Predicted 3D model of a 584-nucleotide part of an RNA (large-subunit ribosomal RNA, domain V) from Candidatus Halobonum tyrrellensis G22. The coordinates come from a structure-prediction model, not an experiment, and the mean pLDDT is 81. Its Rfam family is "Archaeal large subunit ribosomal RNA". Gene Ontology terms of the family: ribosome and structural constituent of ribosome.
[in-house]
Context: one part of a larger RNA
């Protein structure tokens, strides 16, 4: 000189790989003494129904009750002269010539335990008849006062029941009149019914939240690191009581065992002897204490009493209630000869405030001067809140909202690596003999970081979830090709190991699939990573919203890693990187 290519600057253009790109104080999950709509045999109410009752509401007559007063009668347990309601007084109380009558007979009514009792009725007798005396718990309806309970009649008041009328009211009707009527409608008032509608409630803890539990009140032991205190849904166990004696005292006694001995008698029954510091037993966990006893037997009692304190401890080191211990003091008591012992059980669990209830033989106040009652207020005992320092309280929510949280899940990282792959040390055994040609058990020990879990570190003022498609890098623990060693390698095909990642690993059928079973090829149809590569590239079948159906729970709203149809995929590219063209 021509022609490629590259490097710095700068243009266009192009498809989007990252700027956990841009958009929305995450809709999932959780928390909040936030919320809303929905339910329902949640809790409390309010509508509104039903029902009685009063008031608007007057009159009548029948029946049947209740209270109160009046009359007139009746009241039988045995004994006993007999049909004795109770208390009190009592020694006398009726009656005798009449329009009267005590008792008797006869007759007629009413009760009746069938003994009688009370009226009536002069129709006949007629002058005495009943108490006091017997016997009985009690004495005379001899007489008289009150009082009980029953039965009949009767009056006021007043419940009930069914019926009647008409004048309140009521409907109909232009009017006349009709229906209907003290019901009904209206009003108060009380019981019950009342998701019809309202207000609210529905606990915490929690290796996320539900399910489960209770680690939510107490006791004992280890954990705990030799004062004293100390966490985890740490490990082992337990309360929520029980006893009138299993309490107090006095006073005596000595256990488990294990060995010789004894009729039945043996491994074990009961008795004798020796041993035995405690290996037993003390009501129930442990634990620690305890022998002339804190254990075991009797005898006697009620101190498991009343009042009032300090102290500790609940609560370590600040406070804090209920509860509990220990040690006092006063009074009255057990037991003991006395000294003394007992304020329940040897000791550390056995428990609970105020408000209500119900009990009290406490005390105090008012009505009230007193008694009777009645109200009340302190105290006292008991009932309970166990989520145990104690609201009066059930779910749905995919129709959901909101404040927020990566304090806390679901997927992706991340750490771990139990599980999973993979790989080795040993070498019992198969392999005809022979561990290692070729397979290898128990056992031990790694690598990996492809499965599953554990963890809750990063991310909730969002880093798009599952497969498939497209396109492009890597690893290698190689499926095919290349070299190469051993064989239970004649060859041939093969098994088994070394090196080796250059290529290359394809195509139906099924299901949304990953994945796996199927088919016919083929030198093989390889694992795996790159936010389970890729959704500002594509799809959207599956999963995960609103609608809808079925099973099966659920009273029900409504749920369901149960099935089923339907259901939206945003972004105009700054930077960067890439590709492709251009100028300097």
């Nucleotide at each position: 000189c021509u022609g490629g290519a590259g490097a710095c600057c700068c243009c266009c253009a192009a498809g989007g790989g990252g700027a956990a790109g841009c958009g929305a104080a995450g809709a999932c999950c959780c928390u909040a003494u936030a919320g809303a709509g929905c339910u329902u045999u949640a809790c409390u109410g309010c509508a509104g129904g039903c029902u009685g009752u009063c008031g608007c509401u007057g009159g009548g007559a029948c029946g049947u009750g209740g209270u109160c007063g009046c009359u007139a009668a009746c009241g039988u347990g045995c004994a006993g002269g007999a049909u004795a309601g109770g208390u009190a007084g009592g020694a006398g109380c009726c009656g005798u010539u009449a329009c009267a009558c005590a008792g008797g007979u006869a007759c007629c009514c009413g009760c009746g335990c069938u003994a009688g009792c009370g009226g009536g009725c002069c129709a006949c007798c007629g002058a005495g008849g009943c108490a006091u005396c017997c016997g009985u718990g009690a004495a005379a309806u001899a007489c008289u006062a009150c009082c009980c309970g029953u039965u009949a009649g009767u009056g006021a008041c007043u419940g009930c029941g069914a019926c009647c009328c008409u004048c309140a009211c009521u409907c109909c009707u232009g009017g006349c009149g009709g229906a209907g009527g003290a019901c009904a409608c209206c009003g108060g008032u009380a019981g019950c019914c009342g998701g019809g509608c309202a207000g609210u409630u529905u606990g915490a803890c929690u290796g996320g939240g539900g399910c489960g539990g209770u680690a939510c009140g107490c006791g004992c032991u280890c954990g705990a690191a030799a004062a004293g205190a100390u966490a985890u849904c740490g490990a082992g166990c337990g309360c929520g009581c029980c006893c009138c004696a299993a309490g107090a005292u006095u006073u005596c006694c000595u256990c488990a065992c294990g060995c010789g001995g004894g009729u039945c008698g043996g491994g074990a029954a009961c008795c004798c002897g020796c041993g035995g510091a405690a290996g037993a037993g003390c009501g129930c966990a442990a634990g620690a204490g305890c022998a002339a006893a804190a254990g075991g037997a009797a005898g006697u009692c009620u101190g498991a009493c009343a009042g009032u304190g300090u102290c500790a401890u609940u609560c370590c080191c600040a406070a804090c209630g209920a509860g509990u211990g220990a040690c006092g003091c006063u009074g009255a008591c057990g037991c003991g000869a006395a000294a003394g012992c007992g304020u329940g059980g040897u000791c550390u669990a056995g428990c609970g405030a105020a408000c209500g209830g119900a009990c009290c033989a406490g005390g105090c106040c008012u009505c009230u001067c007193c008694a009777u009652g009645a109200g009340g207020c302190c105290g006292g005992u008991u009932u309970a809140c166990g989520a145990c320092a104690g609201a009066a309280a059930a779910g749905c929510u995919a129709c959901c909202u909101u404040a927020g949280g990566g304090a806390u899940a679901a997927c992706a990282g991340a750490g771990u690596c139990g599980u999973c792959a993979c790989a080795g040390g040993c070498a019992a055994g198969a392999g005809c003999a022979c561990a290692u040609a070729u397979c290898g058990a128990c056992c031990c020990u790694g690598u990996g970081g492809c499965u599953u879990g554990c963890u809750a570190c990063c991310u909730c003022g969002a880093u798009g979830u599952c497969g498939g498609u497209u396109c492009c890098c890597u690893c290698c623990a190689u499926c095919c090709u290349g070299c190469c060693c051993g064989u239970g390698c004649a060859g041939a095909a093969g098994c088994g190991g070394g090196c080796a990642a250059g290529g290359g690993u394809g195509a139906g059928g099924u299901u949304g699939u990953u994945c796996g079973c199927c088919u016919a090829u083929u030198a093989a149809a390889g694992g795996a990573g790159g936010u389970c590569g890729u959704g500002a590239g594509c799809u959207g079948g599956g999963u995960u919203u609103a609608g809808a159906c079925c099973g099966u729970c659920g009273u029900g709203a409504g749920a369901c890693a149960g099935g089923u149809c339907g259901g939206c995929u945003g972004c105009u590219a700054u930077c960067u990187a890439u590709u492709g063209g251009g100028g300097g």